The RNA shown here (transfer RNA) has 72 nucleotides and comes from a Salibacteraceae bacterium. Rfam family: tRNA. The family's RNA type in Rfam is transfer RNA. Lineage of the source: Bacteria > Bacteroidota > Flavobacteriia > Flavobacteriales > Salibacteraceae.
RNA sequence: GGCUCCGUAGUACAAUGGAUAGUAUAUGGGUUUCCGGUACCUAGGAUCCAGGUUCGAUUCCUGGCGGGGCUA
Numbered sequence: 001g002g003c004u005c006c007g008u009a010g011u012a013c014a015a016u017g018g019a020u021a022g023u024a025u026a027u028g029g030g031u032u033u034c035c036g037g038u039a040c041c042u043a044g045g046a047u048c049c050a051g052g053u054u055c056g057a058u059u060c061c062u063g064g065c066g067g068g069g070c071u072a
Base pairs, nucleotide, nucleotide: 001071002070003069004068005067006066007065010025011024012023013022018055027043028042029041030040031039048064049063050062051061052060
């Protein structure tokens, strides 16, 4: 250089065109406890960037950025 896959809460993953973007864990608060841990309740927190298609985009298309793999 060429080909290919991936990019979503702090972390690990769901959601393949129609919702308020969901789950676990972590973090803060509360209940429980003499204290801590466990358990339960609760709160905040995310779609890599810019365009395009569409009534509607996390999803499809193009370019860019970043990462992984194969190949020369």